[in-house]
Context: one part of a larger RNA
Molecule: small-subunit ribosomal RNA, 3' major domain
Organism: uncultured bacterium
RNA sequence: UGACGGGGGCCCGCACAAGCGGUGGAGCAUGUGGUUUAAUUCGAUGAUACGCGAGGAACCUUACCCGGGCUCAAACGCAGGCUGCAUGGGGCGGAAACGUUCCUUCCCUUCGGGGCCGCCUGCGAGGUGCUGCAUGGUUGUCGUCAGCUCGUGCCGUGAGGUGUCGGGUCAAGUCCCAUAACGAGCGCAACCCCUAUCGUCAGUUGCCAGCAGGUCAAGCUGGGGACUCUGUCGAGACUGCCGGCGCAAGCCGCGAGGAAGGUGGGGAUGACGUCAAAUCAGCACGGCCCUUAUGUCCAGGGCUACACACGUGUUACAAUGGCCGGUACAAAGGGGAGCUACCUGGUGACAGGAUGCCAAUCUCAAAAGCCGGUCCCAGUUCGGAUCGGAGUCUGCAACCCGACUCCGUGAAGUUGGAUUCGCUAGUAAUCGUAUAUCAGCCAUGAUACGGUGAAUACGAUCCCGGGCCUUGUACA
Repeated sequence: UGACGGGGGCCCGCACAAGCGGUGGAGCAUGUGGUUUAAUUCGAUGAUACGCGAGGAACCUUACCCGGGCUCAAACGCAGGCUGCAUGGGGCGGAAACGUUCCUUCCCUUCGGGGCCGCCUGCGAGGUGCUGCAUGGUUGUCGUCAGCUCGUGCCGUGAGGUGUCGGGUCAAGUCCCAUAACGAGCGCAACCCCUAUCGUCAGUUGCCAGCAGGUCAAGCUGGGGACUCUGUCGAGACUGCCGGCGCAAGCCGCGAGGAAGGUGGGGAUGACGUCAAAUCAGCACGGCCCUUAUGUCCAGGGCUACACACGUGUUACAAUGGCCGGUACAAAGGGGAGCUACCUGGUGACAGGAUGCCAAUCUCAAAAGCCGGUCCCAGUUCGGAUCGGAGUCUGCAACCCGACUCCGUGAAGUUGGAUUCGCUAGUAAUCGUAUAUCAGCCAUGAUACGGUGAAUACGAUCCCGGGCCUUGUACA
């Protein structure tokens, strides 16, 4: 100087407390461990692994296993040589890759040739093989915590200290006062984006107040720019004003004005560093290793196994509910090998027609809610696992191993031990919607979007984590 203490002081955080809803019990989904296997490819392992890499494992992917092939090779480039066909289509062998054979038959051209294909030779190949403890780059975490340092000066023999401490204050090393320190940098804040109000300009594909036409109905039509909305550029919030407290910084106020009040709400933004943290399987790269194989092509299988254990979710156990009928209201996205109105068929998944839309125009397209009826507390009209049958769709192909529909079947489960998690407001809870990936989908996941919409916070004793000062130390 640090680190540590079941030392002390001060302060903060959904850390506790106060509340609301979960986990742990059940079924299923998914990931992991273990076990099994020819293989169940590999990585990630307290917090900071475990719906993680994977934002799509039937083939492919695919790296794994079994079997069958190839060896300048699966791709590409350069140079040289040989040949004249190549592309395309068919037959045979084969599981395919591949091998063999038959038919048909090139392009440009300045006439020098060139392109293309096949074979041979040479140079470069290839490796998801090892090392993340050789590395770059990127990332997690402490932590959006308020810290981490430097120049000059001063103090100390020196390691170092001071500044950065003290008194206040703040979300903040934020600011003020004091001061052997005076300044500065990286962080904080601000600048950026979205959102909340208003104005200007613009008015189509959006809107419809007033005027006119028109319909069963409908901005449907003429028209209009008022309103909504969309987009551009601006205004606006700064403790600016008032009162109280204070030396000041600032704090308090159911004070004003204002759409918004004290960082308005949310996002992006992550200091010096820590964990030899993660990644050689995104990519790049040093070294080592393989080179008729640890490379590469193909068929099938596996990654989906299953006495079990754990994590994360989802569906429930019901009446604030289940079922049936009627009826209303979003936002943000997607759409051409696409989204599909509407019509017809089917109980339905869907199929057959048909129309609009490269989309503020057309379309995918809401649910909880509200109104009425029924059920009457039961393992039930709760719950939907599992299984049987029949189908639809995608796709060469749904046996291993897809989703969905219909009929039947109707398991566990009656609110869950110790424990443990999230959340302070448009939040929790609850309800649907969309997208990426994607032929399809094991999506209950992830990422966004809106609808309805709470309870509680006395406080700082305690648990956990963190910051500053101080104290002890036989630790570094």